[in-house]
């Protein structure tokens, strides 16, 4: 320097280019319980890393930037 893969809620990870991006955890609230823990109901929490393109419609495709792992090289 090149190549490949990866970036979605606070954290793990999901979603054939088509309804309002969902699950788990974990936070927060109420409900049970003499307390606490379980349980059970709710609720907030999201520039899909960023900036473009293409489409009627992009989290998904494409380009380009950044940032991680992983292989390669090259300099000492």
């Nucleotide at each position: 320097a090149g190549u490949a893969c990866u970036g979605u809620a606070g954290c793990a990870c999901a979603a054939u280019g088509g309804u309002u991006a969902g699950u788990g955890u974990a936070u927060c609230c109420g409900a049970c319980u003499g307390u606490c823990u379980c349980u059970c109901g709710g609720a907030a929490a999201g520039u899909u890393a960023c900036g473009g393109g293409u489409u009627c419609g992009a989290a998904u495709c494409c380009c380009g930037u950044c940032a991680g792992u992983a292989c390669u090289g090259c300099c000492a």
Molecule: transfer RNA
Organism: uncultured Tenacibaculum sp.